Background:
The RNA shown here (transfer RNA) has 84 nucleotides and comes from an Ignavibacteria bacterium. RNAcentral holds the sequence, with entries from ENA and MGnify. Rfam family: tRNA. Rfam describes the family as follows. Transfer RNA (tRNA) molecules are approximately 80 nucleotides in length. The same sequence occurs in records of 2 taxa. The prediction has a mean pLDDT of 81.
Order: sequence, then structure tokens, then C1' cells
RNA sequence: GCCGCUGUGGCGGAAUUGGUAGACGCGCUAGACUCAAAAUCUAGUGAGAGCAAUCUCGUAUCGGUUCGAGUCCGAUCAGCGGUA
Repeated sequence: GCCGCUGUGGCGGAAUUGGUAGACGCGCUAGACUCAAAAUCUAGUGAGAGCAAUCUCGUAUCGGUUCGAGUCCGAUCAGCGGUA
């Protein structure tokens, strides 16, 4: 150089025929229990705005196709593997 695979919350990892993004687990926060802690149980947990209801944005980056894109197409970046 060429070919292939991968990139999603703090972490792992779903969503695989394009149709509610983040299920589930870990972690973290608050509460219950305890003399106190651990374990266990309950609730919450991407970002911004708002008193709130709610709204907007968010799948490596930038574009494209589409009523609709994590998913399809192009370019780029990063990592891994193969190859002369």
C1' cells in the first nucleotide's frame, strides 16, 4: 500500500428484515435494614433547557439516501487481524 472486521451512557453489552436508542448486567447516587458496616431489598442513573408538564440534542467524525438511519451508501479518524 491493498483486503477484512470493529467503534453505542462511567464499564461490559443489546437493539442484526431501516420503524420507541441504551434492554440486561456491573458500577455509582439516595432510601430501607444495622449500634455501625457488609450482604440483601427499593428507587434513580446519556447531555442541555424549563418551577413543572414537557421539549431539544445524542450511536467514532463529516456528508448522502429515506417519511424515518445505530442499521443502507460515500469520505475520514482510531483500534485489531490478514497479505505482497